[in-house]
Molecule: RNase P RNA; transfer RNA
Organism: Chloroflexota bacterium
RNA sequence: CGACCGGGCCGGGCGACCGCGCGCCGUAUGGCGUGAGGAAAGUCCGAGCUCCAGACAGGCAGGGUGCUGGGUAACGCCCAGGGGGGGCGACCCCACGGAAAGUGCCACAGAAACAUACCGCCGGCGCUGCCGGUAAGGGUGAAAUGGUGCGGUAAGAGCGCACCGGCGGCCGGGUGACCGGCCGGCCGGGCAAACCCCACCCGGAGCAAGGCCAAGCAGGGGGGCGGCCGGAUGUCGGCCGCAGGCGGGUGCCUGUCCCCUCCCCCGGGUAGGCCGCUUGAGGCGGCGGGUAACCGUCGUCCGAGAGAGAUGGUCGCCCCCGGAAAAUUCCGGGACAGAACUCGGCUUACAGGCCCGGUCGGGUC
RNA sequence: GCCCCCAUCGUCUAGGGGCCUAGGACGCAGCCCUUUCAAGGCUAAAACCGGGGUUCGAAUCCCCGUGGGGGCA
Repeated sequence: CGACCGGGCCGGGCGACCGCGCGCCGUAUGGCGUGAGGAAAGUCCGAGCUCCAGACAGGCAGGGUGCUGGGUAACGCCCAGGGGGGGCGACCCCACGGAAAGUGCCACAGAAACAUACCGCCGGCGCUGCCGGUAAGGGUGAAAUGGUGCGGUAAGAGCGCACCGGCGGCCGGGUGACCGGCCGGCCGGGCAAACCCCACCCGGAGCAAGGCCAAGCAGGGGGGCGGCCGGAUGUCGGCCGCAGGCGGGUGCCUGUCCCCUCCCCCGGGUAGGCCGCUUGAGGCGGCGGGUAACCGUCGUCCGAGAGAGAUGGUCGCCCCCGGAAAAUUCCGGGACAGAACUCGGCUUACAGGCCCGGUCGGGUC
Repeated sequence: GCCCCCAUCGUCUAGGGGCCUAGGACGCAGCCCUUUCAAGGCUAAAACCGGGGUUCGAAUCCCCGUGGGGGCA
C1' cells in the first nucleotide's frame, strides 16, 4: 500500500422566529421546563402486570426445546467449552439427543435399497449350458455391505497382518460434553425440519387486560300520595297511575302521527370522564469479583406519556454527499424509519462516516 | 394497538416429499366446421409470493421476510 476478518460507536450540529403535545406557575394576554429509536418495525420467543379458571400436586391430550457447563426474573437469548464442517489465515457456520425400542419411506436406474448376485473371476460336469464357490474388478445409483497396502488363495474374502475409521471393554484426565492410551477382528446403509422414543418446559386470555365515578332515554326494586276493588276496620291485600291534555303538525273539521303524563330513594349499566400510565429486573460513572456473559457495592441522574393521536416549518452559519464551474461560487440532497402498558432478547431495514484489535499478500528501509 | 388465517397459470382450483417437464375447468390466441355468428372439435401459450435451511431430492417440511384477508371497543 492492497485485499479481508472481528468488535464498538455516530447516524447531521448551533442559533433566531413561528407553531404542536405534556407538566408547573400565573390566570385578561402569557412565562418556564420538556418532547422518538437503534431499530420505536416484524409480533418471532421470554417475563412483569391484570382478569378468568383450578387449587399444595399428579396424569392424559396438544405444543415447544434438544452437545456440556455457567449467566439470568425467565427464555428458543447470551458467555465459555466440546464435537463436526468451511477458509492459506484472522475467523465464520451448525435444530448437534436416540436409526441394535418399534413402524414407515428410500422415486428413476440397477441383479439387489434390506436382505441380494447382472456381467465377471475360479472349480466341477452329462459343456450353445448347468451346479457350486466368491464379492477383488465392471456396471446402476444420492447411497451397494468398513478404507488403503502387503500376505494368502483354485479364485477370493478381516481369512491373517500393519495403519486409519467405527463399535465394545478396561485404565487415566476433565464438574461435564469429551479427550488420550491399551485390549478385542466385534464391523450391512440413509432419513427422526417422517411417525415415534427419551429428557426438560408450558393453565387460558390479553392494557380494546382490568378498576372507579356516572348523564339522557328505557327497563328492575322499594316507599309516599291519589283512585278503584276485595275483605271487614289493622301500620291489610290486589290493580292502575293511558285517562285525559288550554299541547304540536295543515287555514278549519275528522282521521292519523308525535310529545307530556304524581313525588322521592336504591341498584345494574351505556355515552362521557378518571385511574391503570410510566421510577424501572432503569441510565451513567468509580471500585471489587469473574476468562466471559454477568454479579455485588458506592455515588449520581430522572430522559415523551397522546386518546383520531404532539415531536413540525422557515431562515442564517457550519459539516457530509452528488453535479456544474473553477479556486471560490451556484444548484440539488441528508439513510432506514418513527413511540401508544412496560421490560429482556431475536430477526428484519439502514445513505454515509469514525475508532480499536487482528490476518494474508506485495513494496521499501 | 392486540390476536388469527391465507398465498399454485388472467380467474377458480387439484396436488401434503420422487411417478411434477405441476393436472383440470372457465377465459385468451390460432386452426377446422358454417354463407356468417353462436355452439362444437383440435392445438398452443400461460403459474408454485421472495430468500435461506433440512434432505440424494422441496410446490409440499422448517425458519425469516413480503403481500392480502378476518376478528376484538